[in-house]
RNA sequence: UUCUUAUCGAGAGAAGCUGAGGGACUGGCCCGAUGAUGCUUCAGCAACCAGCCGUUCGGUCAGGUGCUAAAUCCAGGGACCUAUAACGGUCUGCAGAUAAGAA
Numbered sequence: 001u002u003c004u005u006a007u008c009g010a011g012a013g014a015a016g017c018u019g020a021g022g023g024a025c026u027g028g029c030c031c032g033a034u035g036a037u038g039c040u041u042c043a044g045c046a047a048c049c050a051g052c053c054g055u056u057c058g059g060u061c062a063g064g065u066g067c068u069a070a071a072u073c074c075a076g077g078g079a080c081c082u083a084u085a086a087c088g089g090u091c092u093g094c095a096g097a098u099a100a101g102a103a
Base pairs, nucleotide, nucleotide: 001103002102003101004100005099006098007097008096013042014041015040016039017038021031022030023029025076026075027074028073043068044067045066048064049063051060052059053058072095077092078091079090080089081088
């Protein structure tokens, strides 16, 4: 990097250094000098994998990851509610993220 499977409306931030961008992409809408981003330290959340206990289910722990603005911030393609349209809603897909396995 690619493929497969599972999950994605819950949860959880301070300090130091840095100094203008960031929220994947596009459109929107937000966040940001009362400090974005990145790095470091400490803390926290969750429980995918591993460990442990019992039975698939479950519990426990926190070793390997992950995460700590907003639903994956919303939408994007399709179908339906639905009827010209608009608005709104539901389902599904694409894309993305994370984990585990494989190449």

The RNA shown here (SAM riboswitch aptamer (S box leader)) has 103 nucleotides and comes from Sporosarcina sp. HYO08. Rfam family: SAM riboswitch aptamer (S box leader). Rfam's curators write: The SAM riboswitch is found upstream of a number of genes which code for proteins involved in methionine or cysteine biosynthesis in Gram-positive bacteria. Its family is annotated with regulation of gene expression in the Gene Ontology. Of the family's consensus pairs, 91% are formed in the model. Lineage of the source: Bacteria > Bacillati > Caryophanales > Caryophanaceae > Sporosarcina. RNAcentral holds the sequence, with entries from Rfam and Ribocentre.